[in-house]
C1' cells in the first nucleotide's frame, strides 16, 4: 500500500398490563463419552481417571587411528605332532577417552524470582565449536584385564603374582592467568585500566606419507577473544478465603570468619533489637507457568491436550561422588512393595516405545526402517538411536468425493388419508438412453536422493617433493513407506444412507392405539376416551457418513455493569455524629517533567492468529512475505493532573455589635387532678357491662364537707409552630452551657469536602446495686363471653413505669430518600431576622401546589427522586436464614459479623379490570315492616329419598329437582324382570335368483308369538317375449339399539331477571392493560329524559309498535237482540218484521303531562287541579340484552365418537314401574256455628262435541239403563253453575263437625278391573278441637273464597291449563334480614370470600446442625534415637611415585568421632475428614388432626423492637411507624 473486522433475540410470574428479577432455549467449541448407523481418500489427534502396580522385548553407546590382550580363523616357519613363533583378518571382557547432564516421558509437588516481561552481574562459570598467541622437554611408580588360590546357593568378594597406555606422579621451562605490594589514570559504584618488584604455576601421544632429513592430519598443554549454554540478583505482572489479623529467633542488621564458579544468615562466633503487615503479613485451600487455544463486536471470560519455551519430578525420603555441567534406564542409606534364595543373604523400579493388570463413561500395534531429518562416538567406513521417518487400529476431529445422470403419466401397483369426488407418496418407481468418480481386474511407476567414500577435470595458498589443505565442475552407492501416488486400459448402475425432529420457543401434520395408565419433557408443560406433545404408521422438516444425547467452556447475561447496572415503594442508604489513614480539592505567575502527548532505537523466539501471495486437481494441510498490543532506552512538547517556590480572597474560619428558641445539665418553687388516712353530714346501695358477674357496702360504702400524707405528670396557650446531628425536647424561676440566623466592619489566607477502621451519642423494653412507689400495668388470680377462650370485656394485681450510678446498643431508629458543593420557571401559607413603619423586597428555616426534566408507574419537582462533581455505605432470584458454625462484645437476655447442603419457577413493585368486605354513600324489589290467608301437627292423594325386590326401567338433586319429563303405567304404553320364540330381521334402500297377484275367509296345536294346513282370488301395460307394482324364500350389502358419553355437540329450556344494563366506531388520554363516552348535578319504572363535560355518534337492551281488556263512532249483521208496528201463546223474540238497543265481528277515535297552578335551574321532571270511560307505562299478556351456572336434556328430535350384531336387535305371555319400618316436598279434606244439614228458590264466563255431544220421555233410591229428537253447532247437546240470598234445624258435643278405614251390594269403561280403575248405595265412623322450631304467598278486582270448562283420555284428576261469581285488610317507613343497580374505598382474592392463608401435631422421604465418643489425615513445638554422608577433629592401622643419606616427613587410604541430619519414637496442643446412640430445627410430599393468626375496619387495624405468658397459630404490656379503613372537624389547593 492493497486490505481486513465491526453488536439480532425468544419462552416462562398475571384475568390482563408495565417494570424488576431469576430460570430456560436458539450459537460456537471439545484430547470427549454413550445410542443408532457407517462407502472412499487426505491431514491431524488418541489413559483427561490411581505420580496405581507391572510379565516380556527394545529405548546409549561408541572409538583397535589411546592400551595390553583371552579366544577363533587364514598363511608361513619351527616342531618333542601335544603344540610353539611370526604375520594377516575378526575380536569377548577389561584399562583409557568422549558421550550416558542431550534426546524421550510425566505434572505429583510448587502461590515461589517457579513462570512471563524488562533490566543487572563492577558478584560468575562454560566440555565439544570458531579465532588468535605460545608450547608439547626429560623421567618415574603402579594397576585392571590375565594366571593361581580361597569364600559363597547366588549376587559377588578376597588374597598372591605379572603387565600396557592419550590412566597416574614428580622435575624442567613458562605468560599479560592467579596472589601480595607500590605508583599513575579512569568510573555513579564496594571497582576498572596501565606500569614496577615478588611469589607461584603445564603437557600425550596416535595415524598417514616420505627422498628417512622430515612433512601432514587428528590430538595434548598454557593464555586472550568470541559463540553457545548455565548460575545468581532485581522492577513490574498473573488464583481464592479476613468465618486466617497479627507474624518472626538465623528472626532483621552489623563486625569477623567459613563455604561456593559466584553476591548473600547460605553457614558459624560475637554484638545490636530489629524485620514484615489492612497497598493484606501469617495461615488455609487450589494450581505447574507461558507462547497460545476456545468464546466474544470489543473489553473481557474460560483454559494451558496436541506443537514450542521455561520449571519441577523419576517407587517414597535423605545423601554425596564423578564431571564443564548431575543424575528416569549411575552410586550409598532408610521406608513400603514385588521377586529369587540352599534362610546365611541378594535383586528390582515403564511419569521412554510397544504391551499387561486393575480402575473407569473412556483413549491404539508387544509393527517396519535408520532411506530422509537430527543426535552420540569415530580420521573415516561405519555402529547405535522406540528421537525421528513411516505403516497399523479408532468417523475422535477437520477437509474433500461418492452412493448415479437425462428422459419418463396410465399420474401403474402397494401404502396412507378421505367429504368416497378424490388427494398424497410421485417423475418417485418400472421402462428407455447415457456416464464410470468410486468399486473390481490389469498395466504403470515421477518424486521424496541431497550427496559420502571414491573417480575424473580445473583453479588457489604454502612449500623442495609426496601424502595433504581450500574452492569449483562432472560422474558416483543407498527407499522403511511400497502390492505407494499420478496416469492409462477392461468391466458394469454396478459396491455404497442414515440419524434426529414435526405443541410453542423452532422449519415440519394426519390416522390409529393408549386412557393421569404406559410414557414424554431443555423451559412452559402434555396424558383422566376424539392426544398435531405418549407408542406406531403414512406424510413432512433438518442435517448427511454421519445424526442425536450427555458432560464442560464462552456467548446470549447490561445477570458483578472499565466499556456497561442500581439502592423512596421491586434486593439495596450505615440509627446519628466527630474524626486518623485514604480518595478528591479555589484563583494567578514561575520552575520541573512523574503522569500525559509525540519521533527514533532495542526487544516482543519459532509456530499460531490477521492480511498479501505460492504448492498439493480443490479444500483441510503447507510454504514465502508482511503487520500487530507490552516492556526498556533515548530526543522533544508543556495545555491538563502532579511536585516545588511566590502571591490572591470568592471556599472555610475568627472577633465585635444583635435576635429567636419545649437545645442540654443542676437546683428551687407552684397549682389542678388521683389515691390513701383522720373527722363531720348522711343511708342503701355503689361499681361495672352489649348484658352480667367477680368486687365493694348496715363493722355505714357511694355521695358531700374539712384537715392531712404521698408520688407522678404538667390541662388551657398548642399551631403540617419552635429547637436539636439523630434518639428526642413542653408548669414557673435561677445558675452553668452547646448550636443556629441576618446585617455590617476587621482579620487569617485553601486552613476545604468526604471518611474504611476508631471513638462518642443513641426511644422503648431489659439487666445489676441502692432508693422510691400515687396512678397505670406484662405476668398472675377471679368474673364473663365462647364449642373451647391460655384472648378481646370487667374486678383486682406484681415486676416495671420514677430517681442516682453502671451495663445493654436495638426499632417501621422512616422522608423507608448518606454527606458536601454548584446549576436549573414560578405561586401560596407560615416561623426568625433586615431594609425607620406600611406596601413591597432580601436572607435563613418550614409546609402545600406546580414548569421543564426525571420515573415501571405511583409520584418527585430550588428542602429533587432534575442536571453535574467528589467521597462513603449497601444490593445481585425466592425459600433454607439473619439460621448453623467460628470469632468478637455482654452479668444475662442477647447483639455484631454471617454461610452451605437442599428445594422452587418463581418470589416481587406499581398500576388496570373485575369480584368480594361483619368499608362508605345513593337507590330499588311483597326484601323487611304493616296486614290477610297458608305450610310445618291429622287423614288421604301425589312426587322424591331410603329400604325392599327377579324387576321395583330411566332421567331431574340448594336457590333454578321433588302433582318435575308424564297433558293421564290394568294389557298396550314400557325402555325393567321372568319365561318362550326369532336372525337380512318389527322398519328403509338397492341388487341377484326362485316362487307367488295383492288380499280375504277359515281349521288345528300352543299362554301367545308362531307353526302346519284349507278355500276364495290371479292386477296393470304389451300380440308376445317380457316389464311394472305387491308378497314369500335364499344370498350378500345393510337394518336395528330408550346401549355409553349433555364434560365431544346442534336445537330447545331453566336461572340471575323484565334486573337496567351490555357494547361498538371515530376522536382524545395512558409506554401499556385500560380509561373517556357510560362519570358528575337533577329526574325516572328505566343508560327515562334534561343540563354539564374530550368527547361526538351508533348498536343490542328500556319504552313504543302486537294481542286481550275498559269508553266510544262508523259499517254490515244471523243462529244473537226486540224499542216501535203487526200476528200469536197458558207462557215465551214464538212468528212477520226491524237494524234502534244488547251482543258478536270488522274498521276507526280516544290519553299526549295536551291544559291550569305551584316547585325546580328558564331544563328534564315532580306535586296538585280541571276535563274525561280511562291520567301520568290505565290493567293484563306476549316480548328475556352482553353474558353466568362445563346448569338441564344423547330417553322428544338431530348428531360426532365408542360399544352390541343368533344380540345390548326384534316378537310374545305373565309380572313390575302401584312394594313399605321410615324421612321430605307439593296438594286435597278437615278440625266446625262467618258452620253443617234440609227445603224452596237466583245470577256467569270461557270452552267442547261425529268411533262425538246426546235432549225429551220411560226404568232404577243412586251410579246408571233405555231411548233416540237435535246438532259438524252465537242455532242442538254437554249444562243443574256454586258460594251468596231466603227459611228451618243443630247449640260447642269428637258432635247432625270430620270423613279415613273396613264389610256388603252394585254401575260403567274395556278382550280383561286379582295384583292395579273410577263411580253409586247400605253399613262402618279413624286421626283431627287450628298445629313446636321454622317457613310460604299476596299491594286490588289482588289475597281469600266459590263453582264451571278444557287438554290428556276406552276408562281413570285432590294435579295442570283456562274461565267467571263473591270480594277484603295493610304499607309509618327503609334501621334491620334477603336479592339487585350505580359511585367510591381497601384487598395478599381472579376456580374471584363456598376465595386466600398461618402455626403446632401425626406419617413418609431428603439434606443439614449438635453430639458421649471413635477411626484417619495434615502440619507444628519440645524431647529421644539416629542410617548413609560432607566439612571438621583424632594419629589406632596401612601406605608405590615426592622430599630426605637415613631416621623420618609430606601426602593418601582405612578406622574412630563431634555438629548437622532422613526415617522412626514420646508428649502436647492446632486444623481437617469419615463414622456415631441420641437430640434440634429445616425442606418436600392430590385429598390426615387442632384451631383461624394474616389479606376487607379480616370481624380486637396491622406491623417493628423488646419483655413476659400460652397446645398452636398467637396474646398482653411499653415505646415507635402508617406500609390503617371509616366518620367528623380544621387547614390548604382547584373550578365557577
Nucleotide at each position: 500500500a492493497u486490505g481486513a473486522c465491526g453488536g439480532a433475540g425468544a419462552g416462562u410470574u398475571c384475568g390482563a398490563u408495565c417494570c424488576u428479577g431469576g430460570c430456560u432455549c436458539a450459537g460456537a467449541a471439545c484430547g470427549a463419552a454413550c445410542g443408532c448407523u457407517g462407502g472412499c481418500g487426505g491431514c491431524g489427534c488418541g489413559u483427561c481417571u490411581u505420580a496405581a502396580g507391572c510379565a516380556u522385548g527394545c529405548a546409549a553407546g561408541u572409538c583397535g587411528a589411546a592400551c595390553g590382550a583371552a579366544u577363533g580363523u587364514c598363511c608361513a616357519c619351527c616342531c618333542u605332532c601335544g603344540g610353539g613363533u611370526g604375520g594377516g583378518c575378526g575380536g569377548a571382557a577389561g584399562u583409557g577417552g568422549c558421550g550416558g547432564a542431550c534426546g524421550g516421558g510425566u505434572g505429583a509437588g510448587u502461590a515461589a524470582c517457579a513462570c512471563g516481561u524488562g533490566g543487572g552481574u563492577a558478584a560468575u562459570c562454560u566440555g565439544c565449536c570458531c579465532u588468535c598467541c605460545g608450547g608439547u622437554g626429560g623421567g618415574g611408580a603402579a594397576u585392571a584385564g590375565c594366571a593361581c588360590a580361597u569364600g559363597g546357593a547366588a549376587a559377588c568378594a578376597u588374597g598372591u603374582g605379572a603387565u600396557a597406555a592419550u590412566a597416574c606422579c614428580g622435575c624442567a621451562u613458562g605468560a599479560u592467568a592467579c596472589g601480595g605490594u607500590c605508583c599513575g589514570g579512569c568510573g555513579g559504584a564496594u571497582g576498572c585500566c596501565g606500569g614496577g618488584c615478588u611469589g607461584g604455576g603445564a603437557a600425550a601421544g596416535c595415524u598417514c606419507c616420505u627422498g628417512c632429513g622430515g612433512g601432514a592430519g587428528c590430538g595434548c598443554c598454557g593464555g586472550g577473544g568470541g559463540a553457545u549454554g548455565a548460575g545468581c540478583c532485581u522492577g513490574c505482572g498473573g488464583c481464592c478465603c479476613a468465618u486466617u489479623a497479627g507474624c518472626u529467633g538465623g528472626u532483621u542488621g552489623g563486625c569477623g570468619g567459613g563455604g561456593u564458579a559466584a553476591g548473600g544468615g547460605c553457614c558459624c562466633a560475637c554484638c545490636a533489637a530489629g524485620g514484615c503487615g489492612a497497598c493484606g503479613a501469617u495461615g488455609g485451600g487450589u494450581a505447574g507457568c507461558c507462547g497460545g487455544a476456545c468464546u466474544g463486536a470489543g473489553a473481557g471470560g474460560u483454559u494451558g491436550a496436541a506443537c514450542g519455551g521455561c520449571c519441577a519430578c523419576a517407587u517414597u525420603g535423605g545423601g554425596a561422588u564423578u564431571g564443564a555441567g548431575a543424575a528416569c534406564g549411575g552410586c550409598c542409606c532408610a521406608g513400603a512393595c514385588u521377586c529369587c534364595u540352599a534362610c546365611g543373604g541378594g535383586a528390582g523400579g515403564c511419569a521412554g516405545c510397544a504391551g499387561c493388570u486393575a480402575a473407569g463413561a473412556a483413549u491404539c500395534u508387544u509393527c517396519c526402517a535408520c532411506a530422509a531429518u537430527g543426535g552420540a562416538c569415530g580420521g573415516a567406513a561405519g555402529u547405535c538411536u522406540g528421537a525421528u521417518g513411516g505403516a497399523g487400529c479408532g468417523a475422535c476431529g477437520c477437509c474433500g468425493c461418492g452412493u448415479g445422470g437425462a428422459c419418463g403419466a396410465u399420474g401403474a401397483a402397494g401404502g396412507c388419508c378421505g367429504u368416497g369426488a378424490g388427494g398424497u407418496u410421485g417423475u418417485a418407481a418400472a421402462g428407455u438412453c447415457c456416464u464410470u468418480u468410486u468399486c473390481g481386474g490389469g498395466a504403470g511407476g515421477g518424486g521424496g536422493a541431497a550427496u559420502a567414500a571414491c573417480c575424473c577435470g580445473g583453479g588457489g595458498a604454502g612449500g623442495g617433493a609426496a601424502u595433504g589443505c581450500c574452492c569449483c565442475g562432472g560422474g558416483g552407492a543407498u527407499g522403511a513407506c511400497g502390492u505407494g501416488a499420478a496416469u492409462c486400459c477392461c468391466g458394469g448402475a454396478a459396491u455404497a444412507a442414515g440419524c434426529c425432529c414435526c405443541g410453542g420457543c423452532u422449519a415440519a401434520c394426519u390416522a390409529c392405539g393408549u386412557g393421569c395408565c404406559a410414557g414424554c419433557a431443555g423451559c412452559c408443560g402434555c396424558g383422566g376416551u376424539a392426544a398435531u406433545a405418549c407408542g406406531u404408521a403414512g406424510g413432512g422438516g433438518g442435517c448427511g457418513a454421519g445424526c442425536g444425547u450427555u458432560g464442560u467452556u464462552c456467548g446470549g447475561a447490561a445477570u458483578c455493569a472499565u466499556u456497561g447496572g442500581g439502592c423512596g415503594u421491586a434486593a439495596a442508604g450505615g440509627g446519628u455524629g466527630c474524626g486518623c489513614a485514604g480518595g478528591u480539592g479555589g484563583c494567578c505567575c514561575g520552575a520541573c517533567a512523574a503522569g500525559u502527548c509525540u519521533g527514533g532505537c532495542g526487544u516482543u523466539a519459532a509456530a499460531g492468529u490477521g492480511c498479501g501471495g505460492g504448492g498439493c486437481u480443490c479444500a483441510a494441510c503447507u510454504c514465502c512475505g508482511u503487520g500487530a498490543u507490552g516492556c526498556g532506552c533515548u530526543g522533544g512538547a508543556a495545555a491538563c493532573u502532579g511536585u516545588c517556590u511566590g502571591g490572591c480572597u470568592a471556599g472555610a474560619g475568627u472577633a465585635c455589635a444583635g435576635c429567636a428558641g419545649g437545645g442540654g445539665g443542676c437546683g428551687u418553687c407552684g397549682g389542678a387532678a388521683u389515691u390513701c388516712c383522720a373527722g363531720g353530714u348522711g343511708u342503701a346501695g355503689g361499681g361495672g357491662u352489649g348484658a352480667a358477674a367477680u368486687c365493694u357496702g348496715u363493722a355505714g360504702a357511694u355521695a358531700u364537707c374539712u384537715g392531712g400524707a404521698a408520688g407522678a405528670a404538667c390541662a388551657c396557650c398548642g399551631g403540617u409552630g419552635g429547637c436539636g446531628a439523630a434518639g428526642g425536647c413542653g408548669g414557673a424561676c435561677g445558675c452553668c452551657u452547646g448550636g443556629g440566623c441576618a446585617u455590617g466592619u476587621a482579620c487569617u489566607g485553601a486552613c476545604a469536602c468526604u471518611g474504611a477502621g476508631g471513638c462518642a451519642c443513641g426511644a422503648a423494653g431489659g439487666u445489676g446495686c441502692g432508693g422510691g412507689g400515687a396512678g397505670c400495668a406484662a405476668a398472675c388470680a377471679g368474673g364473663u363471653u365462647u364449642a373451647g377462650a391460655u384472648a378481646c370485656c370487667c374486678u383486682g394485681g406484681u415486676a416495671g413505669u420514677c430517681c442516682g450510678c453502671a451495663c445493654a446498643g436495638u426499632a417501621a431508629a422512616c422522608g423507608a430518600u448518606g454527606c458536601a458543593c454548584a446549576c436549573u420557571g414560578g405561586g401560596u401559607g407560615u416561623c426568625g431576622g433586615g431594609g425607620g413603619c406600611a406596601a413591597c423586597c432580601c436572607c435563613g428555616g418550614u409546609a402545600c401546589c406546580g414548569u421543564a426534566g426525571c420515573a415501571a408507574a405511583c409520584g418527585c419537582g430550588u428542602u429533587a427522586a432534575g442536571u453535574g462533581u467528589g467521597c462513603c455505605g449497601c444490593c445481585u432470584g425466592g425459600g433454607g436464614a439473619g439460621u448453623a458454625u467460628g470469632c468478637c462484645c455482654g452479668c444475662a437476655a442477647g447483639g455484631g459479623u454471617g454461610a452451605a447442603a437442599c428445594u422452587c419457577a418463581a418470589a416481587g413493585g406499581a398500576a388496570u379490570u373485575g369480584a368480594c368486605g361483619g368499608g362508605g354513600g345513593c337507590c330499588c324489589g311483597c326484601a323487611c315492616a304493616a296486614g290477610c290467608g297458608g305450610u310445618g301437627g291429622a287423614g288421604c292423594a301425589u312426587g322424591u329419598g331410603g329400604u325392599u325386590u327377579a324387576a321395583u326401567u330411566c332421567g331431574a338433586u340448594g336457590g333454578u329437582a321433588c302433582g318435575c319429563g308424564a297433558g293421564g303405567a290394568a294389557c298396550c304404553u314400557u325402555a325393567c324382570c321372568u319365561g318362550g320364540g326369532u336372525u337380512u330381521g318389527a322398519c328403509a334402500u338397492a341388487c341377484a335368483a326362485a316362487g307367488g297377484a295383492a288380499u280375504g275367509a277359515u281349521u288345528u296345536a300352543g299362554a301367545g308369538a308362531u307353526a302346519a294346513g284349507u278355500c276364495a282370488g290371479c292386477g296393470c301395460a304389451g300380440c308376445a317375449a317380457u316389464g311394472c307394482g305387491c308378497c314369500u324364500u335364499u344370498g350378500a350389502a345393510c337394518a336395528g339399539g330408550u346401549g355409553c358419553u349433555g364434560c365431544a355437540u346442534g336445537g330447545c329450556u331453566g336461572u340471575c331477571g323484565u334486573c337496567a344494563g351490555c357494547u361498538c366506531g371515530u376522536g382524545c388520554c395512558g409506554u401499556g392493560a385500560g380509561g373517556u363516552g357510560u362519570u358528575g348535578g337533577g329526574u325516572u319504572a328505566a343508560g327515562u329524559c334534561c343540563c354539564g363535560c374530550a368527547a361526538c355518534g351508533a348498536g343490542c337492551g328500556c319504552a313504543a309498535c302486537c294481542c286481550c281488556u275498559a269508553c266510544u263512532g262508523c259499517c254490515g249483521g244471523u243462529u244473537a237482540c226486540u224499542a216501535a208496528c203487526a200476528g200469536g201463546u197458558a207462557a215465551a223474540g214464538c212468528u212477520g218484521a226491524g237494524g234502534a238497543c244488547u251482543c258478536a265481528g270488522g274498521c276507526g277515535g280516544a290519553a299526549c303531562u295536551g291544559c291550569c297552578g305551584g316547585u325546580g335551574a328558564c331544563a328534564a321532571a315532580c306535586c296538585g287541579g280541571a276535563g274525561g270511560a280511562a291520567g301520568g307505562u290505565g290493567g293484563g299478556g306476549a316480548u328475556g340484552a352482553c353474558g353466568u351456572c362445563a346448569a338441564g336434556u344423547c330417553a322428544u328430535c338431530a348428531u360426532g365418537g365408542c360399544c352390541c350384531u343368533u344380540a345390548u336387535g326384534u316378537c310374545c305371555a305373565g309380572g313390575g314401574c302401584u312394594a313399605c319400618a321410615c324421612a321430605c316436598g307439593u296438594g286435597c279434606u278437615a278440625c266446625a256455628a262467618u258452620g253443617g244439614u234440609u227445603g224452596a228458590a237466583a245470577c256467569a264466563g270461557a270452552g267442547u262435541g261425529a268411533a262425538g255431544c246426546g235432549a225429551a220421555g220411560c226404568c232404577g233410591g243412586g251410579a246408571g239403563g233405555u231411548g233416540g229428537a237435535g246438532c259438524a253447532a252465537a242455532a242442538c247437546g254437554c249444562a243443574g253453575a256454586a258460594a251468596a240470598g231466603c227459611a228451618a234445624u243443630c247449640g260447642u258435643a269428637g258432635u247432625c263437625c270430620g270423613g279415613a278405614u273396613u264389610g256388603g251390594a252394585g254401575u260403567c269403561u274395556g278382550a280383561a278391573a286379582c295384583c292395579c280403575g273410577a263411580c253409586u248405595c247400605c253399613a262402618u265412623g279413624a286421626a283431627g278441637u287450628u298445629g313446636g322450631a321454622a317457613u310460604c304467598g299476596c299491594u286490588a278486582g289482588u289475597a281469600a273464597u266459590c263453582g264451571c270448562a278444557c287438554a290428556u283420555c276406552a276408562g281413570c284428576a285432590c294435579g295442570g291449563u283456562g274461565c267467571g261469581g263473591u270480594g277484603a285488610a295493610u304499607a309509618c317507613g327503609u334501621u334491620c334480614c334477603c336479592g339487585g343497580g350505580c359511585c367510591u374505598u381497601g384487598u395478599a382474592c381472579a376456580c374471584a370470600c363456598c376465595g386466600c392463608c398461618c402455626g403446632u401435631c401425626a406419617c413418609a422421604c431428603c439434606a443439614u446442625c449438635c453430639g458421649a465418643g471413635u477411626c484417619g489425615g495434615a502440619g507444628g513445638u519440645a524431647c529421644c534415637c539416629g542410617a548413609a554422608g560432607u566439612c571438621g577433629c583424632c594419629a589406632g592401622c596401612c601406605u608405590g611415585a615426592c622430599c630426605g643419606a637415613a631416621a623420618g616427613g609430606g601426602g593418601g587410604g582405612c578406622g574412630g568421632u563431634u555438629c548437622c541430619u532422613a526415617a522412626g519414637g514420646u508428649a502436647c496442643g492446632u486444623c481437617u475428614g469419615g463414622u456415631g446412640a441420641g437430640g434440634g430445627g429445616g425442606g418436600u410430599g392430590a385429598a390426615g388432626u387442632c384451631g383461624u393468626a394474616a389479606c376487607a375496619a379480616g370481624g380486637u387495624a396491622g406491623c417493628c423492637g423488646u419483655a413476659c405468658c400460652g397446645g398452636a397459630a398467637g396474646g398482653u404490656g411499653c415505646g415507635g411507624c402508617u406500609g390503617g379503613a371509616u366518620c367528623a372537624c380544621c387547614u390548604c389547593c382547584u373550578u365557577u
Predicted 3D model of a 1536-nucleotide RNA (small-subunit ribosomal RNA) from a Christensenellales bacterium. It matches the Rfam family "Bacterial small subunit ribosomal RNA". The source organism's lineage runs through Bacteria, Bacillati, Bacillota, Clostridia and Christensenellales. Its mean pLDDT, the model's own confidence on a scale to 100, is 84.